[in-house]
């Protein structure tokens, strides 16, 4: 600097145009002599920013910002 990949709940990750979901965690009960493990509920979101197309964007298109990887420049 270029190309490539990633960014969605605390975290770890689905959802690839048509109600934003799971597992961990945290909290609250049941079980248990008690813990822990198991069972059920709760809780929790600016889909990285910003525009854009769409009747409708986490998903498509542009820019920018962050990580990671692979090449290249300079010392």
């Nucleotide at each position: 600097u270029g190309c490539g990949g990633a960014g969605u709940a605390a975290c770890u990750c689905a959802a690839c145009g048509g109600c934003a979901g799971a597992g961990u965690g945290a909290c609250c009960g049941g079980c248990u002599g008690u813990u822990a493990a198991c069972c059920g509920g709760u809780u929790g979101g600016u889909u990285g920013u910003g525009g854009g197309u769409u009747c409708g964007a986490a998903u498509c298109c542009c820019a920018c910002c962050u990580c990671c990887g692979c090449a290249g420049c300079c010392a």